[in-house]
Context: one part of a larger RNA
RNA sequence: GCCUACGAGUUACUGUUUCUAGCAAGGUUAAACAUUUAAGGUGUGGAGCCGUAGCGAAAGCGAGUCUGAAUAGGGCGUAUAGUUAGUAGUAGUAGACGCGAAACCGAGUGAUCUAUCCAUGGGCAGGUUGAAGCUGUGGUAACACAUAGUGGAGGACCGAACCAGUUGACGUUGAAAAGUCUUUGGAUGACCUGUGGAUAGGGGUGAAAGGCCAAUCAAACUCGGAAAUAGCUCGUACUCCCCGAAAUGCAUUUAGGUGCAGCGUUGAGUAAAAGUUUUAUAGAGGUAGAGCUACUGAUUGGAUGCGGGGGCUUCACCGCCUACCAAUUCCUGACAAACUCCGAAUGCUAUAAAAUGUUUCUCAGCAGUGAGGGCAUGGGUGCUAAGGUCCAUGUCCGAGAGGGAAAGAACCCAGACCAUCAGCUAAGGUCCCCAAAUAUAUACUAAGUUGAAAAAACGAGGUGAAACUGCUUAGACAGCUAGGAUGUUGGCUUGGAAGCAGCCAUUCAUUUAAAGAGUGCGUAACAGCUCACUAGUCGAGCGGUUUUGCAUGGAUAAUAAUCGGGCAUAAGUAUAUUACCGAAGCUAUGGACUUUUAAAGUGGUAGGGGAGCAUUCUAUGUGUGUUGAAGUAGUGCUGUGAGGCAUUGUGGAACGCAUAGAAAAGAAAAUGUAGGC
Numbered sequence: 001g002c003c004u005a006c007g008a009g010u011u012a013c014u015g016u017u018u019c020u021a022g023c024a025a026g027g028u029u030a031a032a033c034a035u036u037u038a039a040g041g042u043g044u045g046g047a048g049c050c051g052u053a054g055c056g057a058a059a060g061c062g063a064g065u066c067u068g069a070a071u072a073g074g075g076c077g078u079a080u081a082g083u084u085a086g087u088a089g090u091a092g093u094a095g096a097c098g099c100g101a102a103a104c105c106g107a108g109u110g111a112u113c114u115a116u117c118c119a120u121g122g123g124c125a126g127g128u129u130g131a132a133g134c135u136g137u138g139g140u141a142a143c144a145c146a147u148a149g150u151g152g153a154g155g156a157c158c159g160a161a162c163c164a165g166u167u168g169a170c171g172u173u174g175a176a177a178a179g180u181c182u183u184u185g186g187a188u189g190a191c192c193u194g195u196g197g198a199u200a201g202g203g204g205u206g207a208a209a210g211g212c213c214a215a216u217c218a219a220a221c222u223c224g225g226a227a228a229u230a231g232c233u234c235g236u237a238c239u240c241c242c243c244g245a246a247a248u249g250c251a252u253u254u255a256g257g258u259g260c261a262g263c264g265u266u267g268a269g270u271a272a273a274a275g276u277u278u279u280a281u282a283g284a285g286g287u288a289g290a291g292c293u294a295c296u297g298a299u300u301g302g303a304u305g306c307g308g309g310g311g312c313u314u315c316a317c318c319g320c321c322u323a324c325c326a327a328u329u330c331c332u333g334a335c336a337a338a339c340u341c342c343g344a345a346u347g348c349u350a351u352a353a354a355a356u357g358u359u360u361c362u363c364a365g366c367a368g369u370g371a372g373g374g375c376a377u378g379g380g381u382g383c384u385a386a387g388g389u390c391c392a393u394g395u396c397c398g399a400g401a402g403g404g405a406a407a408g409a410a411c412c413c414a415g416a417c418c419a420u421c422a423g424c425u426a427a428g429g430u431c432c433c434c435a436a437a438u439a440u441a442u443a444c445u446a447a448g449u450u451g452a453a454a455a456a457a458c459g460a461g462g463u464g465a466a467a468c469u470g471c472u473u474a475g476a477c478a479g480c481u482a483g484g485a486u487g488u489u490g491g492c493u494u495g496g497a498a499g500c501a502g503c504c505a506u507u508c509a510u511u512u513a514a515a516g517a518g519u520g521c522g523u524a525a526c527a528g529c530u531c532a533c534u535a536g537u538c539g540a541g542c543g544g545u546u547u548u549g550c551a552u553g554g555a556u557a558a559u560a561a562u563c564g565g566g567c568a569u570a571a572g573u574a575u576a577u578u579a580c581c582g583a584a585g586c587u588a589u590g591g592a593c594u595u596u597u598a599a600a601g602u603g604g605u606a607g608g609g610g611a612g613c614a615u616u617c618u619a620u621g622u623g624u625g626u627u628g629a630a631g632u633a634g635u636g637c638u639g640u641g642a643g644g645c646a647u648u649g650u651g652g653a654a655c656g657c658a659u660a661g662a663a664a665a666g667a668a669a670a671u672g673u674a675g676g677c
Base pairs, nucleotide, nucleotide: 001677002676003675004674005673006672011094012093013092014091015090016089017088019086020085021084022083023082026050027049028048032044033043034042035041054061055060064076065075066074067073097235098234100232104225105224106223107222108221109220115199116198117197118196119195120194121193122192123191124189126158127157128156129154133150134149135148136147137146138145162186163185164184168181169180170179201217203213204212205211238612239611240610241609242608243607248261249260250259251258252257262369263368264366265365266364267363268362269361273358274359275356276355277354278353279352280351281350282349283348289342290340291339296336297335301331302330303329307325308324309322310321311320312319372397373396374395375394376393377392378391379390380389381388402413403412404411417591418590419589420588422587423586424585428581429580430579431566432565433564437578439577440576441575442574443573444572450568451567458553459552462550463549464548465547466546467545468544469543470542471541479537480536481535482534483533485510486509487508490504491503492502516531520529521528592602593601594600613666615663616662617661618660619659620658621657622656623655624654631650632649633648634647635646636645637644638643
C1' cells in the first nucleotide's frame, strides 16, 4: 500500500414544540394488593400531579389585586381548554457522536543499573628517580656546613594488567538501543574491584552535569480515581426531491469561542394590509462642484507706504535719504476633511396613480454563520506603493458548471432537470495547428513595429495628412560662371590691430548691377579663402510655422529564446461593410419532476424540510427449496436513484414475499483497530 472484518448522535429520566389517539372543566393514576396466562395481561387502588383565578414580600383580599391619602394614574390579571399516553424534532442532567493529551491525586513496587555511605575481602608486570634519617671523612670553640656512602620517601616519573574515554575514521534498517579500530589520560592512590548491607519519589543521592535512582527523570514505575478535562485537530458510513445562507452589528479575561440581533428553512396566521418597481408631486439635507471685498485660516504679483531697521545731520528736538522689512486699503492670481455667500445628481421621507401578486409582517420548531476574498466606484491610511490595510455602494467567487481571455476562483459572455449525429446567436473569432473570409473598399506602417501585459522626459531633413504663410515666367530655390570695389590700414588701443584680440560710433560717404567700416576660416600683422549682396546661365516650383497619423532612438536581470506556436509585409494598424463560425444561452423534438390547471420553475456548500432503497430480528398472513436453499463468481433484463428480477457455474440445507413493529441498521478516508498478502 491493497483486500477482508470491526469502527462514531446512543440509552435513561426531566422539560418544550409538532403530529396521532383517548377523555374533557376536567384528565390521570403511583406504590401496593387481588386474579390470570405459554408469554402478554385484567381488576382494585384518587395518595399524589396538572388544569379550572388572580394579585401581593406578606397578613390578606378576590374578577380583581398591588402601589397609594386617593374613588387618580400605573403594574400584573379577568373573554376559558385542558390532561393522559404514543411518535418525531430539540434542550438539560448524565462519559452523551467517536478517538486523542501533557498533567493532578491516592495506594503500593523498586538502589541485581546507577549515586553516596557502612562492614568485610581482593588487585596493581617491569623499569626510573633517590627526600628525611643514619655512618665515615673533612670542618667548627661548639653548632653550622661540605663531601663519600648507606637508606628507600612521594595524591613522584616511564609503562603492562586494571580503570577511564582525548582525537580521527568506521558504524547509523549497526556485530552493538552507545560499539570497533587508531590515538590518548591515570596506573601506591581523593586508586580499582568482589560479596553483604543502608538511604525511596516533592523523596533519596549528587567533588553539582538538573546528573543518577533498573535502556524511563525539571519529579521513577505499577494499579486505581478515570470514559479526568480538551472553546483544539482529525474522522463521522445509502438514494432522490424542494428551498437555501453567512463570514455583519452589539457585548464578552473577548478576539480561530460564545450570547442576542441580522441573513436560511419548516409550519401556522392576519388585514381593500404590507413589500418591491416606475411615474408625478411635495419635502428635509450641505456631499460633488463652485466660491471666497460672504466668514475663519492660508496665499502670488503690483500700487500706496502706517510703523520699524539702516545711513546723514544735530548738544538736543526737528529734519533729510534709503535697490531694506512691512500694516491698512486698492488691483490681480489662486487654496481648504475639521472655511461656506452658494450648491447639484443619487439616496431618504411623505402623498397619489399604475404594475407585480404575498415577495412584506407576526407567532412557533430547527439551524448554520459571526477567519471572507477579488473587481469597479467614492474615501481614510500608506509613498494618490503593495495580490497592503480600514470603511461605504454594487457585483461576482465563496456555494457556479459552460464559451472566450494560450494556461488562470472572482476579467468578458452566460446561470447546467434529462436526451438528440437539429437550428439561431453572445463574448470572441474566421492562413495552419483550430470550427468559420487567404472577404470587400480606402488609407497607413518598413520598424517583424506589430500580430491580446507595459514605458517617460528628451532627441531626429523617417514618412503620410491638414491648415496658415513667404518667394516665384517682371524667372524663384539649388547648382555653375563672374563680380564682391573706393575714401580706408575708419578712430582709439597696441610691439602689431590693415573688415575679422578689444574699445568707440550720425557703422558714414563715394562709384555702382551689387558689394557690411564686414558672416566664418586664416596671418605675428598683412596676404589668402569665403559669406552677405549683384549680374548671367538654367526653366517651375521652392521655403517657413503649427496641428495630427504611423514608425525611430531613449529601452538594462539573472537556465535558451519566442505573437499560445508555426509563421505573416499582411495573416499588422485605422475606418466602413457583408457573410460565416461560435456556449450546457435561446429555439426545435421527446421525456421526468415541483406547484391547484395554466403560466412558471427544477446550479448549489453550511443548513432546514420531504419521499424512499437496503440490512438484522419480531408478530400475523402467505410461499420457495436435494428435480438443489443461503452464500459465492459471471451474464442478461429492468428502475430517475439507493436498488430489483431472471439465468449459468460453484455450493450442499435452509430461505423468502406482503403488512406492521423494533434496531448493535449502510464506510473510502479518523498518521483508525485486527488479520492476510
This is a predicted structure of a 677-nucleotide part of an RNA (large-subunit ribosomal RNA, domain II) from Tenacibaculum sp. M341. Rfam family: Bacterial large subunit ribosomal RNA. Gene Ontology terms of the family: ribosome and structural constituent of ribosome. Lineage of the source: Bacteria > Pseudomonadati > Bacteroidota > Flavobacteriales > Tenacibaculum.